[in-house]
Context: one part of a larger RNA
RNA sequence: UGACGGGGACCCGCACAAGCGGUGGAUGAUGUGGUUUAAUUCGAUGCAACGCGAAAAACCUUACCCACCUUUGACAUGUACGGAAUUUGCCAGAGAUGGCUUAGUGCUCGAAAGAGAGCCGUAACACAGGUGCUGCAUGGCUGUCGUCAGCUCGUGUCGUGAGAUGUUCGGUUAAGUCCGGCAACGAGCGCAACCCACAUUUUUAGUUGCCAGCAUUCAGUUGGGCACUCUAGAGAAACUGCCGGUGAUAAGCCGGAGGAAGGUGUGGAUGACGUCAAGUCCUCAUGGCCCUUACGGGUUGGGCUACACACGUGCUACAAUGGUGGUGACAAUGGGUGAAUCCCAAAAAGCCAUCUCAGUUCGGAUUGGGGUCUGCAACUCGACCCCAUGAAGUCGGAAUCGCUAGUAAUCGCGUAACAGCAUGACGCGGUGAAUACGUUCCCGGGCCUUGCACA
Numbered sequence: 001u002g003a004c005g006g007g008g009a010c011c012c013g014c015a016c017a018a019g020c021g022g023u024g025g026a027u028g029a030u031g032u033g034g035u036u037u038a039a040u041u042c043g044a045u046g047c048a049a050c051g052c053g054a055a056a057a058a059c060c061u062u063a064c065c066c067a068c069c070u071u072u073g074a075c076a077u078g079u080a081c082g083g084a085a086u087u088u089g090c091c092a093g094a095g096a097u098g099g100c101u102u103a104g105u106g107c108u109c110g111a112a113a114g115a116g117a118g119c120c121g122u123a124a125c126a127c128a129g130g131u132g133c134u135g136c137a138u139g140g141c142u143g144u145c146g147u148c149a150g151c152u153c154g155u156g157u158c159g160u161g162a163g164a165u166g167u168u169c170g171g172u173u174a175a176g177u178c179c180g181g182c183a184a185c186g187a188g189c190g191c192a193a194c195c196c197a198c199a200u201u202u203u204u205a206g207u208u209g210c211c212a213g214c215a216u217u218c219a220g221u222u223g224g225g226c227a228c229u230c231u232a233g234a235g236a237a238a239c240u241g242c243c244g245g246u247g248a249u250a251a252g253c254c255g256g257a258g259g260a261a262g263g264u265g266u267g268g269a270u271g272a273c274g275u276c277a278a279g280u281c282c283u284c285a286u287g288g289c290c291c292u293u294a295c296g297g298g299u300u301g302g303g304c305u306a307c308a309c310a311c312g313u314g315c316u317a318c319a320a321u322g323g324u325g326g327u328g329a330c331a332a333u334g335g336g337u338g339a340a341u342c343c344c345a346a347a348a349a350g351c352c353a354u355c356u357c358a359g360u361u362c363g364g365a366u367u368g369g370g371g372u373c374u375g376c377a378a379c380u381c382g383a384c385c386c387c388a389u390g391a392a393g394u395c396g397g398a399a400u401c402g403c404u405a406g407u408a409a410u411c412g413c414g415u416a417a418c419a420g421c422a423u424g425a426c427g428c429g430g431u432g433a434a435u436a437c438g439u440u441c442c443c444g445g446g447c448c449u450u451g452c453a454c455a
Stems, first nucleotide, its partner, number of pairs: 001455002004451002007449002010446004015439002019403005026316001029313005034307002042053002064302002067299004073127001077126002079123005086103001089100004107116003129291002132289003138285002140280003143276001145274001150189006156165003169180003195268004200236007209226003214223002239262001242256005318396001322355006334344003362393001367388007409431007
């Protein structure tokens, strides 16, 4: 100087408390461990692995296993020789592949011979190739402490020195934010602001958008209009600016006015010096090592989907604030090659009827049968529909998680990848709460101080 303390002081955070809803019990989904297997490819492992890499494992993907093949190779450059490229059909085979066969002489330069570009085949060698190892050799990228308020430097001063000071102190702030003081004076990276979206308004522009008034129609349909809604460009607006109180006459804090919005308006993007030899050599790049008739390459089939069990994360329920039947209005985002024109499209809510507390008209697993769709192909191993079947489950032990407002909870909708496959991910809107006395305690963090047998 740091780190540490079941030392002290101060402060903060859904950290506790106050509330709301969950997980832990059940079924099934998904990931992991374990076990099994010819193979169940590999990685990720406290927080910060476990609906993670994977925004889609039937084949492909695919890296794994069995079998069958191949060796200058699926791909690149170079050399030599031959041939246009290309194309038709047959046979063997699971296919890869092998054998036979049909048609076919192009382009550029040149009168021609020939040369060249591109492509194919053969040969030998340089080489290719490796999702093989090492993330403890690395780059790049990422996680985490943490959007926490910190981390440093120059000059000066102090100290023999390591170092200290500044950065401590009194206030204050979300903030090393600002003010005051001070052997310090300044500065940098962070904070904040500058960026994007939302909330108000002005103006410009009115088509595919809109319809107040005037006609017209089943219908903004048509005429007409651009006031309104809306769209999308440019501005305005918020700064503790104004008033009162308080404070040290400061920074600020409290209350008020005006205002669409008030003290960081709300949300996002943005992640300092560093820590964890954190993660990734299977995105990519790359040193070293290793393989080179194989640890490279091709193909059929299988596996990654196994199943006494254990854990994580989400789905659906256990019902009457409900189920079922009928009726029933209102979105936003996004996509469809262009299109505010057309299409993809609501649900809960509300109203009526019924069920009357039961393992039920709850719940829907499982199983049998029948089909649809995608796709060469749904056996291993897809999704969906109909009929029948109707399991566990009556609110969940110890423990544990999320959330402070248009949030939680609840309801549906869209998109990416995709032939097909969503309870996942990422977005969108509808309905819409409760509670916060407070900081004693648990956890994490910041700052000062103290102890120290640690570095």
Small-subunit ribosomal RNA, 3' major domain from an uncultured bacterium, 455 nucleotides, folded computationally. The full RNA is in RNAcentral, with records from ENA.